[in-house]
RNA sequence: GUUUGAUCCUGGCUCAGAUUGAACGCUGGCGGCAUGCGUUACACAUGCAAGUCGAACGGCAGCACGGGGGCAACCCUGGUGGCGAGUGGCGAACGGGUGAGUAAUGCAUCGGAACGUGCCCGGUAGUGGGGGAUAGCCCGGCGAAAGCCGGAUUAAUACCGCAUACGCACUGAGGUGGAAAGCGGGGGACCUUCGGGCCUCGCGCUAUCGGAGCGGCCGAUGUCGGAUUAGCUAGUUGGUGGGGUAAAGGCCUACCAAGGCGACGAUCCGUACCUGGUCUGAGAGGACGACCAGGCACACUGGGACUGAGACACGGCCCAGACUCCUACGGGAGGCAGCAGUGGGGAAUUUUGGACAAUGGGCGCAAGCCUGAUCCAGCAAUGCCGCGUGUGUGAAGAAGGCCUUCGGGUUGUAAAGCACUUUUGUCCGGAAAGAAAUCUCCUGGGUUAAUACCUCGGGGGGAUGACGGUACCGGAAGAAUAAGCACCGGCUAACUACGUGCCAGCAGCCGCGGUAAUACGUAGGGUGCGAGCGUUAAUCGGAAUUACUGGGCGUAAAGCGUGCGCAGGCGGCUAUGCAAGACAGAUGUGAAAUCCCCGGGCUCAACCUGGGAACUGCAUUUGUGACUGCAUGGCUAGAGUGCGUCAGAGGGAGGUGGAAUUCCGCGUGUAGCAGUGAAAUGCGUAGAGAUGCGGAGGAACACCAGUGGCGAAGGCGGCUCACUGGCUCGAUACUGACGCUGAGGUGCGAAAGUGUGGGGAGCAAAUAGGAUUAGAUACCCUGGUAGUCCACACCGUAAACGAUGAAUGCCAGUCGUCGGGUAGCAUGCUAUUCGGUGACACACCUAACGGAUUAAGCAUUCCGCCUGGGGAGUACGGCCGCAAGGUUAAAACUCAAAGAAAUUGACGGGGGCCCGCACAAGCGGUGGAGCAUGUGGUUUAAUUCGAAGCAACGCGCAGAACCUUACCAACCCUUGACAUCCCUGUCGCGGAUACCGGAGACGGUUUCCUUCAGUUCGGCUGGACAGGUGACAGGUGCUGCAUGGCUGUCGUCAGCUCGUGUCGUGAGAUGUUCGGUUAAGUCCGGCAACGAGCGCAACCCACAUCCCUAGUUGCCAGCAGUUCGGCUGGGCACUCUAUGGAAACUGCCCGUGAUAAGCGGGAGGAAGGUGUGGAUGACGUCAAGUCCUCAUGGCCCUUACGGGUUGGGCUACACACGUGCUACAAUGGUGGUGACAGUGGGUUAAUCCCUAAAAGCCAUCUCAGUUCGGAUUGUCGUCUGCAACUCGACGGCAUGAAGUCGGAAUCGCUAGUAAUCGCGUAACAGCAUGACGCGGUGAAUACGUUCCCGGGCCUUGUACACACCGCCCGUCACACCAUGGGAGUUGGGUUUACCCGAAGACGGUGCGCCAACCUGUUCACAGGGGGCAGCUGGCCACGGUAAGCUCAGCGACUGGGGUGAAGUCGUAACAAGGUAACC
Repeated sequence: GUUUGAUCCUGGCUCAGAUUGAACGCUGGCGGCAUGCGUUACACAUGCAAGUCGAACGGCAGCACGGGGGCAACCCUGGUGGCGAGUGGCGAACGGGUGAGUAAUGCAUCGGAACGUGCCCGGUAGUGGGGGAUAGCCCGGCGAAAGCCGGAUUAAUACCGCAUACGCACUGAGGUGGAAAGCGGGGGACCUUCGGGCCUCGCGCUAUCGGAGCGGCCGAUGUCGGAUUAGCUAGUUGGUGGGGUAAAGGCCUACCAAGGCGACGAUCCGUACCUGGUCUGAGAGGACGACCAGGCACACUGGGACUGAGACACGGCCCAGACUCCUACGGGAGGCAGCAGUGGGGAAUUUUGGACAAUGGGCGCAAGCCUGAUCCAGCAAUGCCGCGUGUGUGAAGAAGGCCUUCGGGUUGUAAAGCACUUUUGUCCGGAAAGAAAUCUCCUGGGUUAAUACCUCGGGGGGAUGACGGUACCGGAAGAAUAAGCACCGGCUAACUACGUGCCAGCAGCCGCGGUAAUACGUAGGGUGCGAGCGUUAAUCGGAAUUACUGGGCGUAAAGCGUGCGCAGGCGGCUAUGCAAGACAGAUGUGAAAUCCCCGGGCUCAACCUGGGAACUGCAUUUGUGACUGCAUGGCUAGAGUGCGUCAGAGGGAGGUGGAAUUCCGCGUGUAGCAGUGAAAUGCGUAGAGAUGCGGAGGAACACCAGUGGCGAAGGCGGCUCACUGGCUCGAUACUGACGCUGAGGUGCGAAAGUGUGGGGAGCAAAUAGGAUUAGAUACCCUGGUAGUCCACACCGUAAACGAUGAAUGCCAGUCGUCGGGUAGCAUGCUAUUCGGUGACACACCUAACGGAUUAAGCAUUCCGCCUGGGGAGUACGGCCGCAAGGUUAAAACUCAAAGAAAUUGACGGGGGCCCGCACAAGCGGUGGAGCAUGUGGUUUAAUUCGAAGCAACGCGCAGAACCUUACCAACCCUUGACAUCCCUGUCGCGGAUACCGGAGACGGUUUCCUUCAGUUCGGCUGGACAGGUGACAGGUGCUGCAUGGCUGUCGUCAGCUCGUGUCGUGAGAUGUUCGGUUAAGUCCGGCAACGAGCGCAACCCACAUCCCUAGUUGCCAGCAGUUCGGCUGGGCACUCUAUGGAAACUGCCCGUGAUAAGCGGGAGGAAGGUGUGGAUGACGUCAAGUCCUCAUGGCCCUUACGGGUUGGGCUACACACGUGCUACAAUGGUGGUGACAGUGGGUUAAUCCCUAAAAGCCAUCUCAGUUCGGAUUGUCGUCUGCAACUCGACGGCAUGAAGUCGGAAUCGCUAGUAAUCGCGUAACAGCAUGACGCGGUGAAUACGUUCCCGGGCCUUGUACACACCGCCCGUCACACCAUGGGAGUUGGGUUUACCCGAAGACGGUGCGCCAACCUGUUCACAGGGGGCAGCUGGCCACGGUAAGCUCAGCGACUGGGGUGAAGUCGUAACAAGGUAACC
């Protein structure tokens, strides 16, 4: 950030941070320091990685020197330097690599006793004298090779005896046993076989005792996940004897015993080297274990030993196996998880480099040699750190780009220009430190006979550098050599234009894109970081989202259905002791590095380095005694027991009662009964139902009955008898913490269901029939079986709910009710107390609702449970069950929500109140006919376009023959029919006449009339026209879903809001609700509201009465004239006209109401309660209508989508609908007669005209398709108009269709209204049944608000909020995805039994073979001792057979699940969701 219209909460998902052995994309200047196969412990070509010692030895292949021979080539010579191969010594067990295995034979920390130890250090004692072999070399042989065999000869610091034995080992305590090796340097005496002896020094050697360091062994503690792994174990546990080892030990063996481990998690399975530390985090934690350091393990796979101080041995051996290579096919060779490197795998990880200069290691007396350890270099932006890519100035705010409201803005001091600087890079020059030891000289000390040698110290000198001519320094030229990447809808810093048009695409979450996209792509601009920037992956954080620090469980996920109770956890008051926990001190240890602090060194930093601190740990020891614990004793407040008392549907068993239903029998009695919304099925004339009597049987117990009682819960209800559990109260005695909770365990546990046997009246799943319905496997009805009941045995679940675990203590009250006690007055009250059970309400708690001494408050103890929704309480496995099923209980996959409470609306086949021609009561119509008109549809070249339920359809159109006209066909024009500007020309323009072509537009020609204004006299100015050029004109083209304006509609309905205050965490509420009243949110009263605004009403217009003024064209009462016409005189009284005014306000009276508002009635009045009609239309709703009235953004067309003309079309016609006209007739038709009108129009006119009003009255017709009705058609005309063919109106004559009052359904109207009758007007050349007006005649009905429709207010429910035309469930069909079952099949792991049994060590044997020692003697021999080969026994790797267990892959078919665009069928849920819902 994201659930909602909004809110608050719960809760998940997602983001911002840090980090990495990283990889990928784009980009890339320099330096320093680090780091670099995480994957196949896959396979390896090639080179190198462990040698060294001649001062152990015999020697001398090769090299050099010397010597000798030889003319020379060359040969000889171990004499010297040295040295291949060999004997021998030391090393090779270190160093280097890797992490496969290993959950403990490991590691970490702390301890321990029964051990070993080469080289090194210290001590003691020795180092005498002999012997026999054997490599090499030489000779011979076999083999392709690797290599091997035989013979002869030879040395040693190789090997073996003898002597000696301080110490050592063994012992029977007398004794016995066992060592050695020499080599080199130097040298004065003395000796010599001239080799040397001898002395001395050094290095060695032997024995032994110590030490140091190293190693082996043992113990304690800690060390991942899974219980869907609960039991494991026969050398197993212990003992004794023996063996074995360096050493304790079942380490091994024989015998004996039967132990040992495990819920504090054995065994099994999976995963994993461990640690110092690293990353993250405020910390606690979490994740990790690259580099560096310590330990362990491994070295192609498995097994084995040998040698040795040390190995069961990376660059050793043997065997087995797999693989690779060589081969002459007979046999052989090999092991990069050393450094480079190759292939392979992979997203991915470097050079087949240099040097031993330094550090370290091996050998050596040493020089030195070896060292892919190491030090360096190379490659890689892989990481960290540093530097640079210039600096200053510079406004004409240049050009260009982009945007624009066209003014400008922005890029932007940015650039250019001017003035500087020179890091880096380039070039030139200089130039370190890392290197002082060893060595040598001098000198002092030690040793010695010694000034040798050796050694220690001091001084002098010289040699030694891979890196590398590198760091660093100086100089030169020159802004010169050096910037990108990501992002710009919100989170999250940063916006415009164009393109695109739910396409292409983006996306971390929410989400963008369907023609104006700040979200896609590009550009301009901006933001962030910068030699990097983004993306992906991964860890921690945020996440208090596993909560120790630090969460929860009434309704959001979450209290086990309920008791008892083993283990465990926790536990009252008090005294003493102990010191396990705890606390304090000390000591040891906690490797180094790392982290932190203070310093130091690289110009800084990274980095390196000195010191300190720290390492929160473990162990030992000393102390303390408050607290916990342990032990002992005491106490009574917790708990319990005794005694007395009380209430109760508490439990199981027996007996018993009445009412009712049903059935049976008999009687009376007759046609129905029953049932429903209405019916039918059903029962009944074979006698039902009804009624009377009698009987049978089963089940349940009306009234009492009560938010009454009892029980742990489930649950318990007629009465009664006995049995039995628990509670309460009261006073008192006793026990003396005996308590609380309770994982596993175990008892109980509604209904339904199961088994066996009974029982069965009523009711009633299943089921049958009847209805209802589109269907109706339902709701309704008639029947009806399991079951319901009893006994016994299972099942073990419920919305088993207070959706609230148990226990204890504490914290305001009020009013009920049940049981008991006490006190007072006294006979039912008051007060009080204990125990239950309710209502309201304070503090407090809660997201809110609500809870509130019966807590969901404040605390303590123990148990259970939760961690997003779905998948799923499902699968698999285990356990239980006769079964049904229960219990325990996942994952893949999928979504960004799911959810709680409350709010405002909307809605309800919820409720209440109210209104309206809404219904009802009436009158007249429509729907049927013909015609008119509009629309749909169809047709057409075109039938232009729009309007679409009410609120489109006689609507735009107040009037389509041309025009209109937007449509179609054809023909024309292109600055255009119209506007402005520019250039050129003309002076006009215009009007009239005639002719030609053409359908016309148009083109060409002709005659006549007329000859602009100003003037500075200049085509100079204005004006007009013509021609030209380009800017532009033009568009009834698109978008009413980009818009303005206007309009319709709800609706002339009574509503819609605001300010302040108050309440609420908040959305919001209050006000506006309530009681009255009204046409009205109209008014009154009340009220945490008080006021106000837009609406209502009034103000405006018309009509109705009167008055004033005025008196022509109006009027004529009275007077006069008259042609008899208000015509004339006269008059202005009346009518009227048209201006102003008056009048009506519930004002008055009675009643009613709260004495209010008001209502009912009455008087007066022309008019009475809004007098009647109009105008007037709140906030808003419908993306309602209109771009074709007009205006307008954007898009589109520009010789055409513009303009003109002629003709056609908008007038079509199987059909359907709307609105009307005329009728169907006698309330009428026809003929005649016939007054009075009123609007309005006619240029001005109350005068004149339009002008005949129609109704009415008289006559006739006489019920018929007519003397009704007039359509249709023929014909002749009139009028308008250029023109009536498509396509006008009217008239005469003739023709005379349908139609006899209209199905379902539906419309209008409440009074001068409906109905009926005519008249006028606009537009218009002409055209009216339409529209708008006018008057004449002139009704009926309204009980009433149940119902239909619409609306208003309050309330209620809600899973709705594009708001019921809402939401939403399940099957089926299709596609995709993951998953369970599955005959089986493939592979891995493991167990048991058996077979086989290599190499090897051990045991036995040892016919064969053998130098040392002993004995004998026949002395070149024999025997003994000792040993070897061979054979053999058990052990054992690999391999094999069989049987299990287990894991994984695949698997025809199959089960459910999830997702998907508008599929199908129904309508289950949300409202009383139309049968309340749910378990």
Source information: Small-subunit ribosomal RNA from an uncultured bacterium, 1479 nucleotides, folded computationally. It matches the Rfam family "Bacterial small subunit ribosomal RNA". Gene Ontology terms of the family: structural constituent of ribosome and ribosome.